A computed fold for a 1503-nucleotide RNA from an uncultured rumen bacterium, annotated as small-subunit ribosomal RNA. The sequence is in RNAcentral, with records from ENA, Greengenes and SILVA. Its Rfam family is "Bacterial small subunit ribosomal RNA". Its family is annotated with structural constituent of ribosome and ribosome in the Gene Ontology. The coordinates come from a structure-prediction model, not an experiment, and the mean pLDDT is 80.
RNA sequence: AGAGUUUGAUCAUGCUUUAAGAGGAACGCUAGCUACAGGCUUAACACAUGCAAGUCGCACGUGAGAGACAGCAUAUAGAUAGCUUGCUAUUUAUGAUGGCGACCGGCGCACGGGUGAGUAACGCGUAUCCAACCUUCCCCGUAGUAGGGCACAGCCCGGCGAAAGUCGGAUUAAUUCCCUAUGUUCUCCAAUGCAGGCAUCUAAGUUGGAGCAAAGAUUCAUCGCUAUGGGAUGGGGAUGCGUCUGAUUAGGUUGUCGGCGGGGUAACGGCCCACCGAGCCCGCGAUCAGUAGGGGUUCUGAGAGGAAGGUCCCCCACAUUGGAACUGAGACACGGUCCAAACUCCUACGGGAGGCAGCAGUGAGGAAUAUUGGUCAAUGGAGGCAACUCUGAACCAGCCAAGUAGCGUGCAGGAUGACGGCCCUAUGGGUUGUAAACUGCUUUUAUAAGGGAAUAAAGGGCGCCACGUGUGGUGUUUUGCAUGUACCUUAUGAAUAAGGACCGGCUAAUUCCGUGCCAGCAGCCGCGGUAAUACGGAAGGUCCGGGCGUUAUCCGGAUUUAUUGGGUUUAAAGGGAGCGCAGGCGGGCUUUUAAGCGUGACGUGAAAUGCGGCGGCUCAACCGUCCGAAGUGCGUCGCGAACUGGGAGUCUUGAGUGAGUCCGACGUCGGCGGAAUUCGUGGUGUAGCGGUGAAAUGCUUAGAUAUCACGAAGAACCCCGAUUGCGAAGGCAGCUGACGAGGCCUUUACUGACGCUAAAGCUCGAAGGUGCGGGUAUCGAACAGGAUUAGAUACCCUGGUAGUCCGCACGGUAAACGAUGGAUGCCCGCUGUUUGCGAUAUACUGUGAGCGGCCAAGCGAAAGCGUUAAGCAUCCCACCUGGGGAGUACGCCGGCAACGGUGAAACUCAAAGGAAUUGACGGGGGCCCGCACAAGCGGAGGAACAUGUGGUUUAAUUCGAUGAUACGCGAGGAACCUUACCCGGGCUUGAACUGCCGGCGUACGAUACAGAGAUGUUGAGGCCCUUCGGGGCGCCGGUGGAGGUGCUGCAUGGUUGUCGUCAGCUCGUGCCGUGAGGUGUCGGCUUAAGUGCCAUAACGAGCGCAACCCCUCUCCGUAGUUGCCAUCGGGUGAUGCCGGGCACUCUGCGGACACUGCCACCGUAAGGUGUGAGGAAGGUGGGGAUGACGUCAAAUCAGCACGGCCCUUACGUCCGGGGCUACACACGUGUUACAAUGGGUGGUACAGAGGGCAGGCGGCCGGCGACGUCCGUCGAAUCCUAAAAGCCAUCCUCAGUUCGGACUGGGGUCUGCAACCCGACCCCACGAAGCUGGAUUCGCUAGUAAUCGCGCAUCAGCCAUGGCGCGGUGAAUACGUUCCCGGGCCUUGUACACACCGCCCGUCAAGCCAUGAAAGCCUGGGGCGCCUGAAGUCCGUGACCGCGAGGGUCGGCCUAGGGUGAAAACGGGGUGAUUGGGGCUAAGUCGUAACAAGGUAACCGUA
Repeated sequence: AGAGUUUGAUCAUGCUUUAAGAGGAACGCUAGCUACAGGCUUAACACAUGCAAGUCGCACGUGAGAGACAGCAUAUAGAUAGCUUGCUAUUUAUGAUGGCGACCGGCGCACGGGUGAGUAACGCGUAUCCAACCUUCCCCGUAGUAGGGCACAGCCCGGCGAAAGUCGGAUUAAUUCCCUAUGUUCUCCAAUGCAGGCAUCUAAGUUGGAGCAAAGAUUCAUCGCUAUGGGAUGGGGAUGCGUCUGAUUAGGUUGUCGGCGGGGUAACGGCCCACCGAGCCCGCGAUCAGUAGGGGUUCUGAGAGGAAGGUCCCCCACAUUGGAACUGAGACACGGUCCAAACUCCUACGGGAGGCAGCAGUGAGGAAUAUUGGUCAAUGGAGGCAACUCUGAACCAGCCAAGUAGCGUGCAGGAUGACGGCCCUAUGGGUUGUAAACUGCUUUUAUAAGGGAAUAAAGGGCGCCACGUGUGGUGUUUUGCAUGUACCUUAUGAAUAAGGACCGGCUAAUUCCGUGCCAGCAGCCGCGGUAAUACGGAAGGUCCGGGCGUUAUCCGGAUUUAUUGGGUUUAAAGGGAGCGCAGGCGGGCUUUUAAGCGUGACGUGAAAUGCGGCGGCUCAACCGUCCGAAGUGCGUCGCGAACUGGGAGUCUUGAGUGAGUCCGACGUCGGCGGAAUUCGUGGUGUAGCGGUGAAAUGCUUAGAUAUCACGAAGAACCCCGAUUGCGAAGGCAGCUGACGAGGCCUUUACUGACGCUAAAGCUCGAAGGUGCGGGUAUCGAACAGGAUUAGAUACCCUGGUAGUCCGCACGGUAAACGAUGGAUGCCCGCUGUUUGCGAUAUACUGUGAGCGGCCAAGCGAAAGCGUUAAGCAUCCCACCUGGGGAGUACGCCGGCAACGGUGAAACUCAAAGGAAUUGACGGGGGCCCGCACAAGCGGAGGAACAUGUGGUUUAAUUCGAUGAUACGCGAGGAACCUUACCCGGGCUUGAACUGCCGGCGUACGAUACAGAGAUGUUGAGGCCCUUCGGGGCGCCGGUGGAGGUGCUGCAUGGUUGUCGUCAGCUCGUGCCGUGAGGUGUCGGCUUAAGUGCCAUAACGAGCGCAACCCCUCUCCGUAGUUGCCAUCGGGUGAUGCCGGGCACUCUGCGGACACUGCCACCGUAAGGUGUGAGGAAGGUGGGGAUGACGUCAAAUCAGCACGGCCCUUACGUCCGGGGCUACACACGUGUUACAAUGGGUGGUACAGAGGGCAGGCGGCCGGCGACGUCCGUCGAAUCCUAAAAGCCAUCCUCAGUUCGGACUGGGGUCUGCAACCCGACCCCACGAAGCUGGAUUCGCUAGUAAUCGCGCAUCAGCCAUGGCGCGGUGAAUACGUUCCCGGGCCUUGUACACACCGCCCGUCAAGCCAUGAAAGCCUGGGGCGCCUGAAGUCCGUGACCGCGAGGGUCGGCCUAGGGUGAAAACGGGGUGAUUGGGGCUAAGUCGUAACAAGGUAACCGUA
């Protein structure tokens, strides 16, 4: 200090999550020791038992008569026993003494200890005040302490009661109580009176009057008592400031606010009362509601802040709940009293007792929090002269990892880097790992034994000394719970001691196996659907370590509430606009003040805590420190005067008023005008009009539409007209009048800061809407009809009511927008326009105020803004804080209503949103191309057949290919084989290949038999090489491999299809941009082309294009056999048949040619154009090969290869048979036809490219023929070798035919082991559908289409009409790019990026969740009224009690509590049939609203 998460990527906005720290925590796993600190956060719930406040005999009475009982010690006296006076023991008496016990009396019990319910308050904190107060004990001072008296407890007697207790009588003490005296002082009254400037008034001092005291004890040292003054301490009261949330709480208050006079109090005060007045608090937040003890401090944070208030300290409040007083210095009292209430307990039923929020402890609640321990040794407290007693305060110990700190679980050496585990592998290894074993060393801790503190200082007892009368000093003695603890020494021996979480990113740390969207994980993003570093296990690793993780909470990160330190054009956010009270802020100069401000000093800011220094426990945590600073605060006193504020004066530039000239669709109310529309009347006129994409509804022969004339009505104002003008906004448009308002400019006259902003408040406020009254021509929600459509409650059409218009009133919202609040000042320019003023020469220019455009700087996330700021600054207001839920619910306010204003939460999601980028897409645009359309030619779709596919069937009909880019495709050839499928029969190291070991020997096998065959049996015959070791070959057994057309093409290689032979796809450097990215590659022209030229922040380059390669077309050179034959010769029935030749054709090789090169025109150029020339060929001559970056998880695991998984007497392998050839049907691709441009028959002519020995064939013969027999030829430029359309002639004459040939019958031929399933061909006979094919659709631009035949591969044969080639004959058409399809470039929009086969909205149906309403029902609450009213204070009170002080009785006021009103009103909680919307869910249903012009642009307000 940051990081992850919205996107294909980017920047910014924004939320969410995370790493850190903390603790009175809890839970899970684990656990050796020590020190220190901590330990019911929940039920202020209920409590058994014990203890927690007593003490003083130096205040005082008593222990007494009968019985019982005083039981211990001392003293005195007596008796008895032991016995010598004496001593010891026992016993008796005496309360004489100690001690003990209840009572009277004194002091204490108001401290200490606990808890946080209540309390939003002078409760707390801080500062100040009390001339308005009190204070036991303590200290200092002054003055005293005289004389008397009456009682009451206890005890005794008696009564009542179960008890608790209580009543009566008698007697009695005191430091109890009372009376009298004195009274310095004190209190009150009166007089006088220094002084306060005077007066009212206060008042030191003085004088006089009145009133009020006391207690004794003792060991004689002292301790007490009374009055009063002062101090100290503790308390009481008052005030300033600070102190949580809510305005969906806006008004509250009647003793309330003040006064006068009283009462009361320690004291002030409406604290209380009588009377008088009507105030007091509140937007600077009263009242009400909710929550809460406050502070020192604690946690976190850089700080400012935020959160908390446990332990410790201070303050407050409380003590089962509520009320009340008494006593006292102090209480309205935790372990006191009274009353009421609830609860628990005892009871003889009459009545009583109790209060753990003291320490332990119990139950309950809860995730959760300890021992019914020891001691007063220390510290402190109460009483006491003291000894001493009491003290669950306190000090110690026990339990608990619940926190912090420290220590340990060993250290060193030790490599065949052991075994084992795990993983990888090139089989060598790596890792666990010096880790272990083993050797040496040490002993903290542990165990055992021994020694052994400090905490004790003081104080007390006894003695001595000093001063001189109660202190000090000194000697001695005494007091230790914890504890025989800490600590020290010795011995033993590595001996007694390690775990938890995590390992996808954030975040340090990875592999294997298992699982297979299952089980599970998860803080966020997200993992898991067969190769999971994310689940579970293991191995290894990482982090921390006596702990480690998880959960909840707080702060941080979060500048995500922003004072420090944010924003508001488009991300959330400027109020629709103006006026304006309060508030906030405010011009120049002079002077003054000192509130703010600055500075110095003083007081305070308790201690503890935190920080720095020093010190003590072995260190540390911890603790100590009369060491320091800090505590940012408050108060007081000085000083300063720039700034802000206050006072005074002055100024004119801000603001305003006046004058003058202008400006405008500024407002309100009238008057007037023409065009158009509709309607009415009349005329002319005749059959349609109207409307639409096309129609129909509608109007019209009763005369429409059209047209002319006249008339009526209402609404709106063409042209001018504009980025124009005016207005605060909404808004404002014919002309004109009246009445108003505004603004600019010019000149200066006047006032003299009068200003800016503006919460509340008031006013205005489009359209639509509402009420009342008018008006109604047009248009036109609703509604009706007609269309469209799958539907069409819409878009389109015909009508049409409210409304649209006017007046009055309401309503108060809009995407009320510049999505930009108002005001003021400052900051480069260019340009257009409106309207003033000035100068000049009518050009033009200067200076204001507006309305616009483009830009510098600057700003901004960017788009953009840019003197009209979104720049630089100041002031004020309004508003925002993730999306949804929701501008909804409830409440309140407003409204006639519609509705408006204000305005949440539960729940839910990890995003929602902005700007820009690259793509893709658009029923967006522009440009261009392609047999893409068009123009043509011929087909398909109808028929029959062939073939492939789907489907169905089947034991099997093996598998794959499925829009274009599958379907005569893999297959270039399934009768067996192929063959992968099915049935059946066999084999298991296997049909084929191979390593090792052992054994055997030939291997191979004719023949015969069984069998469907594989196979089995039989077995005549029968090895080779050798260096003699053996080897080759084969069989058998064992073992390691094998084998698999089994799965995954979504794990892959390779290959292929397609976009597409489309012109694109990129890089380096530079430049631009925060960035993704852009530029280059865009623009203009051109091209088949990102082909080239020009231009240019780009300059170059690469892969593609083109060219280089092959065939073909022309020519030349060269070479001529098997080719050719012009010339010469020979020969034949005929033929280059032969000799010869290489001229020609041809063949092979090598060259040439074509480049817009030339001409003309156009063009800057590139290039284009031309019936141009020349040329065999002309603008790429024609064809082929060649396929950029990439796309489709395209195809193929069945061509092959290969990872992983699976099978192993089978998913391997061999054999026989069957199937792949099935058949209601559907589709694709083809063949043959439907005929006369034809068919049949006869005659006759012309190719090219290939192939051939298990072959191609020729000739003779036989057969109608397929074909067969014999002979011959060719391993081929030599032989096979022959085209068919065509041409000539003839028949058929438009018909189901002399078209067409399917199907079927019969007979044959050939191949093959074998033609039944299931071959081809030949002959004869039979002669089906079909007469040119619906919607739709395919190919082709020239030697092309069409048409005609020929050849080849595969192959025994062939289902070939297929595929691949070859030549023959040989067209038509292209105006053109509007449209369909595909593609390229530029641009535009986008809510798409899996990219339009995208995204996405709403109802309905189903499940779950939270929530609103609801007839009601239940429950408790506050306030109010009335009745009753305990205890108790106070007031009053003739009879009673008392010598008296006084008390009682009775009455009154007030009050806790109780009852009641109540069908009312207020507000809280719960529940509620039903109901409303909302959210989330799987692939449901219906449509298609939005995003592109989203197919009717979208959106806002309204009905």